[in-house]
RNA sequence: UGAGUGGCACAGGCGGUCGCUGUCAUUAUCGACAGAGGAAAGUCCGGGCUUCACAGGGCAGGAUGCCGGCUAACGGCCGGUCAGGGUGACCUGAAGGAAAGUGCAACAGAAAAGAAACAGCCGCGCAAGCGGUGAUGCUGAAACGGCGGUGUAAGAGACCACCGCCUUCGUGGUAACACGAAGGGCCAAUGCAAACCCCAUCCGAAGCAAAACCAUGCAGAAAGCUAUACGGUAGCCCGCCGUGCUUUCGGGUCGGUUGCGUCAUGCGGGGGUAACCUCGUAUGGGAGCUGUGCGGUAACGUACAGUCAAGAAAGAUGAUCGCUUGAUACAUAACCCGGCUUACAGUGCCACUCAUUUU
RNA sequence: GCUGAAAUAGCUCAGUUGGUAGAGCACUUCACUCGUAAUGAAGGGGUCGUCGGUUCAAAUCCGAUUUUCAGCU
Numbered sequence: 001u002g003a004g005u006g007g008c009a010c011a012g013g014c015g016g017u018c019g020c021u022g023u024c025a026u027u028a029u030c031g032a033c034a035g036a037g038g039a040a041a042g043u044c045c046g047g048g049c050u051u052c053a054c055a056g057g058g059c060a061g062g063a064u065g066c067c068g069g070c071u072a073a074c075g076g077c078c079g080g081u082c083a084g085g086g087u088g089a090c091c092u093g094a095a096g097g098a099a100a101g102u103g104c105a106a107c108a109g110a111a112a113a114g115a116a117a118c119a120g121c122c123g124c125g126c127a128a129g130c131g132g133u134g135a136u137g138c139u140g141a142a143a144c145g146g147c148g149g150u151g152u153a154a155g156a157g158a159c160c161a162c163c164g165c166c167u168u169c170g171u172g173g174u175a176a177c178a179c180g181a182a183g184g185g186c187c188a189a190u191g192c193a194a195a196c197c198c199c200a201u202c203c204g205a206a207g208c209a210a211a212a213c214c215a216u217g218c219a220g221a222a223a224g225c226u227a228u229a230c231g232g233u234a235g236c237c238c239g240c241c242g243u244g245c246u247u248u249c250g251g252g253u254c255g256g257u258u259g260c261g262u263c264a265u266g267c268g269g270g271g272g273u274a275a276c277c278u279c280g281u282a283u284g285g286g287a288g289c290u291g292u293g294c295g296g297u298a299a300c301g302u303a304c305a306g307u308c309a310a311g312a313a314a315g316a317u318g319a320u321c322g323c324u325u326g327a328u329a330c331a332u333a334a335c336c337c338g339g340c341u342u343a344c345a346g347u348g349c350c351a352c353u354c355a356u357u358u359u
Numbered sequence: 360g361c362u363g364a365a366a367u368a369g370c371u372c373a374g375u376u377g378g379u380a381g382a383g384c385a386c387u388u389c390a391c392u393c394g395u396a397a398u399g400a401a402g403g404g405g406u407c408g409u410c411g412g413u414u415c416a417a418a419u420c421c422g423a424u425u426u427u428c429a430g431c432u
C1' cells in the first nucleotide's frame, strides 16, 4: 500500500417561532415540568403479572438434545470438545440413539440391506450343462471394510503388514474427549430419526380484548329435561369445587376507576358521590438503569454510590428558520422485562490476518 | 393489541408414511358447418410466494421472510 477477519460506539447538537400529549398549580388564559428505539418491528422463545382449585394424578400432546458453567427462566449467553470450510485472522454446526423395533431408499443396476449372482474368471464335460468364486466390469447418492502381499484351478480376512472399525485396559481431563497398549478378524456394524420411534430433561390452560373494583338501573313469563345431570374445565379420563339446567319471549345497564408507567407502607395537604387520583416527606423493597471496587478466562455474581424521566383510547414527538463540513437510513411505545431473528444511509474507534514493497 | 389459517397453470382447486406435478374452465390448432356456437381430436402453458437448511433426492420436512384472509371487546 492492497485485500480481509472479529468486536464496539454513534444514529445528530444548539438556539428562535408555531403546534401536539400527560401531570401540577391557578383558573378559563397563560405558566412550570416531563415527553420513543437500537431495533419501539416480527410475535419466534423464556419469565413476571392476572383469572381459572395459588393447579393435583394418569394417558395423549409439545419443546429441547456433544460437555461444563451462567441465569428468575430460556430454544439465550460464556468457555471447551468433535466435525466441516478457509493460506490465515476466523467462520459454520437442531452435534443423543440406526449393536430395541417398524418403515423408506424412485430411476438405473445382476443385486439396495434379505442375501443372492448378469457378464466375466476357474474346474469338469464333445456339447447342453453342473460346480466353485465374488478379485474384475457395468449402474447408482450409496454395492456388504480399504490398499498391498501370501495363497489358490480361479478366488475369498482364508492368512499377514499398515489404515479404518469394535471391545477391554492404562494415562490426562470435572466432563465431552484425546493419546497409548492389547485383543477381535469384520460380525449385532450402508444411509435416513428437520420418517415413526427409543432414551434423558422440561412443560397445567388462557392471555391486559387477562382481570379486579365503583356507581346507576331492572320484571318476569312459557316450554322441555333432571343429579348416572349441568357448569368451572382446557384433547380425554379421574379427582376437586359449585349448582337445578337448557331453549324461546320480554325487561335493565351499556358510565367510570384501576391494571398502566419504580413499587409498598406511614404521616400531612388538595381533588372526586364512589372505586380511586395527585403533591410533599420518611422508611423499606425492586431479574430496573448508570458508574466504581472486588471475585471469575468469560457469561455473570456481589458490595457501595447515584438515578428511576412517555403512557393514550382517533390514539401525542411535528413544521419552519439560523449556525454547525454534512444531517440522509431502517423505523414510531399500547401491560412489563430478558433474549433471538429480521430491516438499516452514513461515520468513527480498537484488535488481528494474508500478500507485496521499502528500511 | 392478541390468536389462527392460506399461498400450486390466466381463473377455481387436487396432490401424505419425500421419488418424473394433475383436473375442470380458459387459450392455440385441426375436424364438423355456408358461417358462428356447441361437440370431437390434438397441443401449449408451472423456478409449487421468496430465501436458506436437512436429505442421494423437497410442492411435501425444518427455520426465516413477504403477501392475503378469518376470529377475539
Stems, first nucleotide, its partner, number of pairs: 001355010012324007020035005037330001041341002044339005049207004056238004061203005066080005081095001082093004096198002101196002103192003118137002120133005145163002148160003164186001165184008211258004220249006229243004262285010286308001288307008360431007369384004378415001386402005408424005